FMN riboswitch aptamer (RFN element) from Gleimia coleocanis, 119 nucleotides, folded computationally. Lineage of the source: Bacteria > Actinomycetota > Actinomycetes > Actinomycetaceae > Gleimia. Its mean pLDDT, the model's own confidence on a scale to 100, is 81. RNAcentral holds the sequence, with entries from Rfam and Ribocentre. Of the family's consensus pairs, 100% are formed in the model. The same sequence occurs in records of 2 taxa.

RNA sequence: AGUCAGCUUCGGGGUCGGUGAAAGUCCGAACCGGCGGUUAAAGUCCGCGACCCGCUUAGGCGGUUGAACUGGUGAAACUCCAGUACCGACGGUUAAAGUCCGGAUGGGAGAAGCUCUAC
Numbered sequence: 001a002g003u004c005a006g007c008u009u010c011g012g013g014g015u016c017g018g019u020g021a022a023a024g025u026c027c028g029a030a031c032c033g034g035c036g037g038u039u040a041a042a043g044u045c046c047g048c049g050a051c052c053c054g055c056u057u058a059g060g061c062g063g064u065u066g067a068a069c070u071g072g073u074g075a076a077a078c079u080c081c082a083g084u085a086c087c088g089a090c091g092g093u094u095a096a097a098g099u100c101c102g103g104a105u106g107g108g109a110g111a112a113g114c115u116c117u118a119c
Base pairs, nucleotide, nucleotide: 005115006114007113008112009111010110015029016028017027018026030099031098032088033087034048035047036046037045043086044085052063053062054061055060068084069083070082071081072080090102091101092100
């Protein structure tokens, strides 16, 4: 330094005003962006997780899964800079939710570290 095995820790952000009997849900204006990859930094490219659906006694397996263009710089950018757009599970709620409450003190892509074995 690499590989195998085990363990530990970490691992999602965001609201004000108006109307109203009632809205963080409507209207207006704001705000937010998991993980890995990619010649260069990504909510919108590729893939994954989460959510949802089906099967299963269970472990787990299978499926589904949103949204971006234009110009500029450059060797290289759908990632940077400028501009203008767009997207956001399920259940709940005096009234319709990406931002409130709940499942969730959960799960998790993965990240960091420690120990052991062998080379």